[in-house]
Context: one part of a larger RNA
Molecule: large-subunit ribosomal RNA, domain II
Organism: Arachis duranensis
RNA sequence: AUCAAAUACUCAUAGGCAGUGGCUUGGUUAAGGGAAACCACCAGAGCCGUAGCGAAAGAGAGUCUUCAUAGGGCAAUUGUCAUUGCUUAUGGACUUGAACCUAGGGGAUCUAUCUAUGACCAGGAUGAAGCUUGGGUGAAACUAAGUGGAGGUCCGAACCGACUGAUGUUGAAGAAUCAGCGGAUGAGUUAUGGUUAGGGGUGAAAUGCCACUCGAACCCAGAGCUAGAUGGUUCUCCCAGAAAUGCAUUGAGGUGCAGCAGUUGAUUGGACAUCUAAGGGGUAAAGCACUGUUUUGGUGCGGGCCGUGAGAGCGGUACCAAAUCGAGACAAACUCUGAAUACUAGAUAUGACCUUAAAAUAACAAAGGUCAAGGUCGGCCAGUGAGACAAUGGGGGAUAAGCUUCAUCAUCGAGAGGGAAACAGCCCGGAUCAUAAGCUAAGGCCCCUAAAUGACUGCUCAGUGAUAAAGGAGGUAGGGGUGCAACGACAGCCAGAAAGUUUGCCUAGAAGCAGCCACCCUUGAAAGAGUACGUAAUAGCUCACUGAUCGGCGCUCCUGUGCCGAAGAUGAACAGAGCUAAGCGAUUUGCCGAAGCUAUGGGAUGUAUAAAUGAAUCAGUAGGGGAGCGUUCCACCUUAGAGGAAAGGACCCGCGCGAGCAGCGGUGGGCGAAGUGAAAGUGAGAAUUUCUAC
Numbered sequence: 001a002u003c004a005a006a007u008a009c010u011c012a013u014a015g016g017c018a019g020u021g022g023c024u025u026g027g028u029u030a031a032g033g034g035a036a037a038c039c040a041c042c043a044g045a046g047c048c049g050u051a052g053c054g055a056a057a058g059a060g061a062g063u064c065u066u067c068a069u070a071g072g073g074c075a076a077u078u079g080u081c082a083u084u085g086c087u088u089a090u091g092g093a094c095u096u097g098a099a100c101c102u103a104g105g106g107g108a109u110c111u112a113u114c115u116a117u118g119a120c121c122a123g124g125a126u127g128a129a130g131c132u133u134g135g136g137u138g139a140a141a142c143u144a145a146g147u148g149g150a151g152g153u154c155c156g157a158a159c160c161g162a163c164u165g166a167u168g169u170u171g172a173a174g175a176a177u178c179a180g181c182g183g184a185u186g187a188g189u190u191a192u193g194g195u196u197a198g199g200g201g202u203g204a205a206a207u208g209c210c211a212c213u214c215g216a217a218c219c220c221a222g223a224g225c226u227a228g229a230u231g232g233u234u235c236u237c238c239c240a241g242a243a244a245u246g247c248a249u250u251g252a253g254g255u256g257c258a259g260c261a262g263u264u265g266a267u268u269g270g271a272c273a274u275c276u277a278a279g280g281g282g283u284a285a286a287g288c289a290c291u292g293u294u295u296u297g298g299u300g301c302g303g304g305c306c307g308u309g310a311g312a313g314c315g316g317u318a319c320c321a322a323a324u325c326g327a328g329a330c331a332a333a334c335u336c337u338g339a340a341u342a343c344u345a346g347a348u349a350u351g352a353c354c355u356u357a358a359a360a361u362a363a364c365a366a367a368g369g370u371c372a373a374g375g376u377c378g379g380c381c382a383g384u385g386a387g388a389c390a391a392u393g394g395g396g397g398a399u400a401a402g403c404u405u406c407a408u409c410a411u412c413g414a415g416a417g418g419g420a421a422a423c424a425g426c427c428c429g430g431a432u433c434a435u436a437a438g439c440u441a442a443g444g445c446c447c448c449u450a451a452a453u454g455a456c457u458g459c460u461c462a463g464u465g466a467u468a469a470a471g472g473a474g475g476u477a478g479g480g481g482u483g484c485a486a487c488g489a490c491a492g493c494c495a496g497a498a499a500g501u502u503u504g505c506c507u508a509g510a511a512g513c514a515g516c517c518a519c520c521c522u523u524g525a526a527a528g529a530g531u532a533c534g535u536a537a538u539a540g541c542u543c544a545c546u547g548a549u550c551g552g553c554g555c556u557c558c559u560g561u562g563c564c565g566a567a568g569a570u571g572a573a574c575a576g577a578g579c580u581a582a583g584c585g586a587u588u589u590g591c592c593g594a595a596g597c598u599a600u601g602g603g604a605u606g607u608a609u610a611a612a613u614g615a616a617u618c619a620g621u622a623g624g625g626g627a628g629c630g631u632u633c634c635a636c637c638u639u640a641g642a643g644g645a646a647a648g649g650a651c652c653c654g655c656g657c658g659a660g661c662a663g664c665g666g667u668g669g670g671c672g673a674a675g676u677g678a679a680a681g682u683g684a685g686a687a688u689u690u691c692u693a694c
Base pairs, nucleotide, nucleotide: 002693005690006689011091012090013089014088015087016086017085018084019083020082021081022080023079026048027047028046032042033041053058062074063073064072065071094232095231101222102221104219105218112196114194115193116192117191118190119189120188121186123155124154125153126151130147131146132145133144134143135142159183160182161181163180164179165178166177167176198214200210201209202208207216235628236627237626238625239624245258246257247256248255249254259384260383262380263379264378265377266376267375268374273348274347275346276345278344279343285337286335287334291331292330293329295327296326297325298324299323302320303319304317305316306315307314308313350372351371352370353369354368355367356366387412388411391408392407393406394405395404396403417428418427419426432602433601434600435599437598438597439596443592444591445590447576452589454588455587457585458584459583465579471564472563475561476560477559478558479557480556481555482554483553484552492549494547495546496545498522500520504516505515528543533540603618604617605616607614608613629683631680632679634677635676636675641671648667652663654661655660
């Protein structure tokens, strides 16, 4: 790992409700007696019911409150005993598993200290005290050479240890091996016997060690400890079907009450829809009349500054500025105003089918019947109380988050199918079953890939389409305004651009062109007392302006669609191939496309009916209700059947929506069915489940 087996809502007592049964001339016994034993039978104590009200005295179909039946509260009634089911309480209470706590025990053959008796430590080195001899001294001290053999002394095996690295890591080994390493006469190592015991011992102290177990050992018992937590919880079909919210909580992943489900009753009849000079409101918007904020102009209380004056004062001011007037703005905690929705009220008023109903109308009217849909109040009895995302209106945040927190609403949750390449929450649409039938929704129709290489009309050249801003640009298409222009505009090219005059002043000079004032006249188609460059000053070049050529131009606003702006890490992502439409607008006709709708056939549900039958319904988690299948044992029937072949296992085949149930042949070799009822150790795929086999 696999197969098989085992494994979880039980039992007792006591309440509540429902179904069924007995009695109702109210029902019923408990302990106990009885008896070989269990029943029967006896036992009427007690319990429920027959009257409620009031704290009570009490009065009584009423009573209490009260001065008062003025009003108000409660009442004006009701079976009981069993049994089955659901549920509640108390017990281990659906099941598996704690860490712990307490009591009583046996443990120091491991290891820690102590204790008694023993054992062991190759070899080499160093050379303390003391002593001897010589020198030395008055004697000593001192000194030299020997001798001597001290030491938690040195080097280094055994032995003990364990600092480093590698190997090993399902090992050769539940701590080792290899290469080095530390101590090695000592607080040394070691053998054997003994001592100390768990709320304890022992500890050169690490919470270390006390038999591979130590912040409190091990064994057994209390014990099925307890667990608001985790895992698991076994056959079938049918019906309807949630919640993730509010309040409270030593409460926040728990629980109580309410809300929402199921089931069973009672009661009501308009849920939805349409309408209204109906109602209240103070949101969106808007506004500035209030409260605040705010820009600017006028007037300018008051102040500042300046001038003047001996002072009082007077004058000035391009400074600040109250108040007020005009214009212009802002507000969740501003409002002179004020919607849409929503809510409340009222009015109208349901839809479908059948019959009367006839093979002419009347007949979309009327009468009768049926079905579907809503609300309110009860009984019994659940789950939920972690929600998620989208849209809209807000708060928080950065008008960040697949962020957080409210409100309204949909979807998912508990919803399959089609579309969005893939994609719980987006779009379409709600799956009873079958069908090689049809029509559509969203979305699509060149290929992948079902259906248009459809029609008509514009735009786009950027592969824009198929990611993005401020900003930038004679991209391109369309429209508006305005100016110039056929007495010829704009741009370019050709020609002219002159005279008084070098105007005057100033200046070394100033001649259109350093600067100042003035800015006239003439000739002309036109030409400034001069636009820019230039010269020391002239000169030169150029412009304004004019003619010729040419034949429309300039500015501005709006709309559509493109361009630049545009940088990311393995190699590019319209899904891809590819596309100039197969891209983007407007109009239009077809087609494809789902478990939607229809068609044909079958099943089920509740309801109506005598029936035929009609219309409706049949996605579903938690959880609720209903109807069934199977297993083991027992009772009854006759225990049917059974070596002329039972049970079991297994092939084929038939029936049933299904759990399952029959049958034929073969295997097997001794039990054992159907029917009706009764009782449960009653159904396994999951629990890091338990056990067996291999």